[in-house]
C1' cells in the first nucleotide's frame, strides 16, 4: 500500500425504502422473602460512527471520510 469485512442503549444485539428503532443484559422502582437472592411487573436509557447524494420518504441504497478485524502484499 491494495481487498474484504463490521459500526445500532453503559454492554451485547435484530431490524431487506415508510409505525413510537426489537430483544436481551446493567441501572432505578414495586411485588414477592423475615432477609438476601432466584423469578415477576414497570420505568430509565438511542444525535442507528462522520459528512453529502438518491428519493415524497434512508438504520437500510450509492459516494468518500473515519475506527475495528481479516486476508494479500
Nucleotide at each position: 500500500g491494495c481487498a474484504c469485512u463490521u459500526g445500532u442503549a453503559g454492554u451485547c444485539u435484530a431490524g431487506u425504502g415508510g409505525u413510537u428503532a426489537u430483544g436481551a443484559u446493567u441501572u432505578c422502582u414495586g411485588c414477592u422473602u423475615u432477609a438476601c437472592a432466584c423469578g415477576c411487573a414497570g420505568a430509565c436509557g438511542g444525535u442507528c460512527c462522520c459528512a453529502g447524494g438518491u428519493u415524497c420518504g434512508a438504520u437500510c441504497c450509492c459516494u468518500g471520510g473515519u475506527a475495528a478485524g481479516u486476508g494479500c502484499a
Transfer RNA from Schizosaccharomyces japonicus yFS275, 73 nucleotides, folded computationally. The gene name in the source record is tRNA-Val-TAC-2-1. The RNAcentral record of the sequence draws on GtRNAdb. It matches the Rfam family "tRNA". Rfam classes the family as a transfer RNA. NCBI's taxonomy places the organism under Eukaryota, Fungi, Taphrinomycotina, Schizosaccharomycetaceae, Schizosaccharomyces japonicus.